[in-house]
RNA sequence: GUUUCUCGCGGCGAUGGGGUUCGCCUUUAACCGUUCCGCCCGCGCGUGGUUCUGAUGACUCCUGCCCAAGU
Repeated sequence: GUUUCUCGCGGCGAUGGGGUUCGCCUUUAACCGUUCCGCCCGCGCGUGGUUCUGAUGACUCCUGCCCAAGU
């Protein structure tokens, strides 16, 4: 100096924050939702239009948003 493994820290899991927990990644990373149609000879992690769900990876609390009812 390079490569590999392990541990720790850290980061990530489609919209905010806290706690617990699971998974993933190790900076050339994990991650960046979904339906339908069109475009390109063909393909798509490309592009244009369109539809739908959710503040969770999972559980829970808070905040915000939406709907209904009561006062």

Predicted 3D model of a 71-nucleotide RNA (Fluoride riboswitch aptamer (crcB RNA motif)) from a Candidatus Hydrogenedentota bacterium.
Taxonomically the source falls in Candidatus Hydrogenedentota (Bacteria, Pseudomonadati).
It was read from a public genome assembly, where an Rfam model found it.
Its mean pLDDT, the model's own confidence on a scale to 100, is 76.
Its Rfam family is "Fluoride riboswitch aptamer (crcB RNA motif)". The family has 289 seed sequences and 2,293 matches in Rfam 15.1. Its family is annotated with positive regulation of gene expression and response to fluoride in the Gene Ontology.